[in-house]
Context: one part of a larger RNA
């Protein structure tokens, strides 16, 4: 590079957003003459498809109203509950705890179990669905402030504003790291008792970092749907969510069974089918996403492109 491909064999970027740029509705006119015809060329026709300007149009896209509706969608506030665990009084006595057994533990300095008070910090049980929301990552106890989107029904409105997106910046879960709190409860990691041939494990007993909050860094993941975003088409049932209705049908989600199709088959069938646009990636296996390199980072480490020896 060409041409095949990317769910499970190598290969979809973590996720939107958005520049360049590649590609893109209808009609009518005028310019090109890009493009078709003539057997190659010239001249010579054609004006269907292009490409540019001008006017229009509403089917793509988007705005506003109107009467609701829906949802753990983010933020900041406020107070709430149960339960643990600690203090402190009270009443009580001799064992609790834990385990396959025990043992370390904790306990006449009064534990455990009960009662009452009060403190702290984490959490938000059932309700809960195959449910909803959000781009993703992720969202669940109640108010209240504030903010954002979707998607349904009516009436206007603006007229192609549109799709994708190298590069670029943003958002990005536990873990980690800085720097200040805070620490009930679980818990690396240390420590002890056990088990074992041994036992740097599993199991018990304690327990630091860490899990919390507040300001930053960091940017990796089975970050999975192992399925990159969009847009038309393609046969049926039946379930759920939200609407809108004439009350049985319609729109927009999710879910399950499948028809034609499609695969190497499990399967898909709101595709992984039939087209189109455009980005990202893959080309034997280990070595290896490793040494080198350039660059971001307090570091741990990521990024980019990325060898050799060997079979």
């Nucleotide at each position: 590079a060409u041409a095949g491909g990317u769910u499970u064999a190598a290969a979809g970027g973590g996720u939107a957003c958005c520049u360049a740029g590649a590609c893109g509705g209808u009609a009518u006119a005028a310019u090109u003459a890009g493009u078709c015809u003539u057997a190659a060329a010239c001249a010579g026709g054609a004006u269907a498809c292009g490409a540019u300007u001008a006017u229009a149009c509403u089917a793509g896209a988007g705005u506003u109203a109107u009467a609701u509706a829906u949802g753990a969608g983010g933020a900041g506030g406020g107070g709430a509950g149960u339960a643990u665990u600690u203090a402190u009084g009270g009443a009580g006595u001799a064992g609790a705890g834990u385990u396959g057994a025990a043992a370390u533990u904790c306990u006449u300095u009064g534990a455990u179990a009960c009662c009452a008070u009060a403190a702290c910090g984490a959490c938000u049980g059932g309700u809960a669905a195959c449910g909803g929301c959000g781009a993703a990552a992720g969202c669940a106890a109640c108010c209240u402030u504030u903010u954002a989107u979707c998607u349904a029904a009516u009436a206007a409105c603006u007229g192609a504003c549109g799709u994708u997106g190298a590069g670029g910046g943003a958002c990005g879960a536990a873990g980690g790291c800085u720097c200040g709190g805070g620490u009930a409860a679980c818990g690396a990691a240390c420590a002890g008792g056990a088990u074992u041939a041994g036992a740097u494990a599993c199991c018990c007993u304690a327990g630091u970092a860490g899990u919390c909050c507040a300001a930053g860094c960091a940017g990796a993941g089975a970050a999975u749907u192992a399925u990159g975003a969009a847009u038309g088409c393609c046969a049926u049932a039946g379930g759920u969510u939200a609407g809108a209705u004439a009350u049985u049908u319609u729109u927009a989600g999710c879910c399950u069974a499948u028809a034609a199709a499609u695969g190497a088959a499990a399967g898909u069938g709101u595709a992984a089918g039939c087209a189109u646009u455009u980005c990202a990636c893959c080309u034997c296996a280990a070595g290896a996403g490793u040494a080198a390199u350039g660059u971001g980072g307090c570091a741990a480490c990521g990024c980019a492109g990325g060898a050799a020896c060997u079979g």
The part of an RNA shown here (small-subunit ribosomal RNA, central domain) has 311 nucleotides and comes from Anguillospora crassa. Rfam family: Bacterial small subunit ribosomal RNA. Its family is annotated with ribosome and structural constituent of ribosome in the Gene Ontology. The coordinates come from a structure-prediction model, not an experiment, and the mean pLDDT is 80.